Source information
Large-subunit ribosomal RNA, domain II from Paris polyphylla var. yunnanensis, 683 nucleotides, folded computationally. The prediction has a mean pLDDT of 84. RNAcentral holds the full RNA, with entries from SILVA. The organism belongs to Paris polyphylla, within Eukaryota.
Context: one part of a larger RNA
């Protein structure tokens, strides 16, 4: 993991609601007793008690009233009747109360054969090394001291087996082993190791102290009991079909992943009737969007004007004057504001009327929800960040399948009762994968741009289009040929300055077809090259400006790339216009099922996605009763085939099997398994 079996809303009592039945201003017996009976039991007696028929008041008490009160007022609670006893079902309470599940707590006991420490009594430690004190001999001393040789054999001494420990590594990790093996390593006469017997016991012991050890268990052992502890938590909770169908919000909560009340769902009952909804008309309230501000408040750019201030001039000191400074008030122009308003919508809201439409409301049974989320839009917050967060409005997902977007909860289209090898469409598509146009007409793009979602500031003689403006057959633009001069090296400056370092200039004049006191390069300065400008040649268009379309650069992400892929260039890209077709569970067509409303009915009309959840109708299993049955001429069970029913499921036939078992109508339940890291067994 699979298979088989088992496995979770039960039972008792007490309230409550609904339905069914009996009796009814009444209803009902309990214990008990007697009779009967095949059993469960049935019948009779039994009026003790309970509920109801009267309430109000704290009470005395009064009573269809009573209490308060001075009150005959007002007000509160009542009265003008329906109950009660059973049964069944929904839900509640008390009990383990749908099932399994703690960590823990209390208490009775059991443990020191493991291990910690202690007590008693025993045992063990190859071999080698070092050589303390002491002793002795010699030297030495006045005597000691001291030195040397020998002897001696000390030590939590050294090396190293047994023994003991467990340092490092590898292996082992469903192991050979629930802690080991191999190599290596520490101690090895000591605070050593070890045998046997004994002691200390659970908030206790023991601990050279690690919260260690206390029988593979330790920040409080193990066993029984309280005990089915408690679990606002997690998981699981078993057959079918039909109708309706939520919530993730508000307030409160030792409350925030739990609850209470309200909101939203569902079943039943009810009566006014138009309360509900939509549209229209009329009438209202309002200060948002916008707008505006010499209409207030606050803020604000430039200018004018001008108090005050700063700076400067002036003066012995004042006065006075100037000011590209700061600036109140005022004026002009511009212009901001959630907590500004002289103004001011749309939408939405309220009321009345009218029309349309079966909602709304009240009572009552039963809930679930009270973590929401995306998108669009109006805002707050944040960075006009977030798949962020907090509100409002709408929608969808949640609880929604189908088609499209390659793939995708909520984006686009569209709301699935069933069947069909029928048709039409939506979004989106029509070269192939892949259903349908290699469709028609016109244009653009050359970048594979593009062909889904990805781009900016800025750059650009890419290209297309439509403009404005200038030049041009009296010859433009480009190229080529030629000229481009003179006063003069203008003046100043300067070492030099000659068109070309710099400054100045009515940058003038002459000759000219034309030629600047010079556009750039160049020289130390000249020179030289070139341009403006002019002629010739050539022969038809050529410049400048702003704009639009599509391209281009800017352009950067981690395994190999890609529009979904192949691929596509007068497209299969982009833009414009058009026709046809494809395309869904949408719509239609044909048949069928079912719910509601209307109707006597036929039938008609409207429905039938669905989580939590409410309601309805059924299938199957076991047992009981009654009735009627089957079975050795083959029951149950089991294997296979066929077949009925919308489903749970029913039936027939054949094989196997070898003794019991169905049907109908009622009743009663140990009454349905895929899940609970479910339990047991098998594989």
């Nucleotide at each position: 993991g699979c298979c088989u079996a088992c496995g979770a809303g039960u039972u008792a009592c007490u309230g409550u609601c609904a339905c069914u039945g009996g009796c009814a201003a009444g209803g009902u017996u309990a214990a008990a007793u007697g009779a009967c009976u095949g059993g469960a039991g049935u019948c009779a007696u039994g009026u003790a008690g309970c509920c109801g028929a009267a309430g109000c008041g704290a009470a005395a008490g009064c009573g269809a009233g009573u209490c308060u009160g001075a009150a005959u007022a007002g007000g509160g609670c009542g009265a003008c009747u329906a109950g009660u006893c059973a049964g069944u079902g929904g839900g509640a309470g008390u009990a383990g109360a749908c099932g399994c599940g703690a960590a823990a707590c209390u208490u009775u006991g059991u443990g020191a054969u493991c291990u910690a420490c202690c007590c008693u009594u025993g045992g063990u430690c190859a071999g080698g090394a070092u050589g303390a004190a002491g002793u002795u001999c010699c030297g030495g001393u006045a005597a000691c001291a001291c030195g040397g040789g020998a002897u001696g054999g000390a030590g939590g001494u050294c090396c190293g087996a047994a023994c003991u420990a467990g340092u490092a590594a590898a292996c082992g990790u469903u192991g050979a082993a629930a802690a080991g093996u191999u190599u290596u390593u520490g101690g090895a006469u000591g605070a050593a190791c070890u045998g046997a017997g004994g002691g200390u016991a659970g908030g206790g012991g023991u601990g050279a102290a690690a919260g260690g050890c206390u029988a593979a268990u330790c920040a409080a052992a193990c066993u029984g009991a309280g005990a089915a502890a408690u679990a606002g938590c997690u998981c699981g909770u078993a057959c079918u079909c039909c109708c309706c169908g939520a919530a993730a919000u508000g307030c409160c909560u030792u409350u925030a992943g739990g609850g209470g009340c309200a909101g939203u769902g569902u079943g039943g009952a009810g009566g006014u009737u138009a309360a509900g909804u939509u549209u229209a008309a009329u009438a209202c309230a309002g200060g948002u969007a916008g707008a505006g501000c010499u209409a207030c408040c606050a803020a604000u750019a430039g200018g004018a004007c001008u108090a005050g201030g700063g700076g400067g001039a002036g003066u012995c000191a004042c006065a006075u004057c100037c000011u590209a400074c700061c600036a109140a008030a005022u004026c002009c122009u511009g212009a901001u504001g959630a907590a500004c308003u002289c103004c001011g919508a749309a939408u939405g809201g309220u009321a009345u009327u009218a029309a349309a439409u079966a909602u709304a409301c009240u009572c009552u049974g039963c809930a679930a929800u009270g973590a929401g989320g995306g998108c669009a839009u109006g805002g707050g917050u944040g960075c006009u960040a977030a798949g962020g967060u907090c509100c409002g409005u709408g929608u969808c997902c949640g609880a929604g399948a189908g088609g499209g977007a390659a793939a995708g909860a909520a984006c686009c289209c569209a709301g699935a009762c069933c069947u069909a090898c029928a048709g039409c469409u939506a979004a989106g598509g029509u070269c192939c994968c892949a259903a349908a146009a290699u469709c028609u007409a016109g244009a653009u793009u050359a970048a594979g741009u593009u062909g889904a979602a990805c781009u900016a500031a800025g750059g650009c003689g890419g290209u297309u289009c439509a403009g404005u403006u200038g030049c041009a057959c009296a010859g433009a633009c480009a190229g080529c040929c030629a000229g481009g001069a003179u006063g003069u090296u203008u003046g100043c400056u300067u070492g030099g300055a000659a068109g070309c370092a710099g400054c100045a200039a009515u940058u003038c004049a002459u000759u000219u077809a034309a030629a600047g006191a010079g556009u750039g390069c160049g020289u130390a300065a000249c020179a030289g090259c070139u341009c403006a400008c002019u002629g010739g040649u050539c022969g038809a268009g050529c410049g400048a400006c702003a704009g639009a379309g599509c391209a281009u650069c800017g352009a950067u992400a981690a395994u190999a790339a890609u529009c979904g892929g192949g691929c596509a260039u007068c497209a299969a890209a982009u833009c414009u216009a058009g026709u046809a077709c494809c395309g869904a569970a949408g719509c239609u067509u044909a048949g069928g099922a079912u719910u509601g409303u209307a109707g006597u009915a036929a039938u008609a009309c409207a429905g039938u996605g669905g989580u939590a959840g409410g309601g309805g109708a059924g299938c199957a299993u076991u047992c009981u009763a009654a009735c009627a049955g089957c079975g050795g001429c083959g029951a149950a069970g089991u294997c296979g085939u066929c077949u009925g029913g919308u489903a749970a499921u029913g039936g027939a036939c054949g094989g196997u099997g070898g003794a019991g078992c169905g049907g109908u109508u009622a009743g009663a339940a140990a009454a349905g398994c895929a899940a609970a890291u479910g339990u047991a067994g098998g594989c």